RNA sequence: UUCUUAUCACGAGAGACUGAGGGACUGGCCCUGAGACGUCUCGGCAGCGGACCUGAAGUUUGAAGGUGCUGUGCCAAAUCCAGCAAGCAGUUCAUGCUUGAGAGAUGAGAA
Numbered sequence: 001u002u003c004u005u006a007u008c009a010c011g012a013g014a015g016a017c018u019g020a021g022g023g024a025c026u027g028g029c030c031c032u033g034a035g036a037c038g039u040c041u042c043g044g045c046a047g048c049g050g051a052c053c054u055g056a057a058g059u060u061u062g063a064a065g066g067u068g069c070u071g072u073g074c075c076a077a078a079u080c081c082a083g084c085a086a087g088c089a090g091u092u093c094a095u096g097c098u099u100g101a102g103a104g105a106u107g108a109g110a111a
Base pairs, nucleotide, nucleotide: 001111002110003109004108005107006106007105008104013042014041015040016039017038021031022030023029025083026082027081028080043075044074045073048071049070050069051067052066053065054064057061079103084100085099086098087097088096089095
């Protein structure tokens, strides 16, 4: 980098350094010199993989649950909203709702 698969309306920030951008892309909307983004330290959230514990059923497998030791991840806003397709509402338009796809993020596995 590509492929497969699971999840994505929950949750969780202080300090130091730096100094103008950032929220993937496009449009919107928003955050930001009352200091963004980034880096570091400490803290936290979650429970995907490993580990360990309990354990239905069952008979050597293990549904389900737990701990938070370890490897990742994450800590503005639903993945911030929409984007493509279909359906519904709206006389129509504007617009709204639902479902699915696509794109993206993260974990695990494979090449």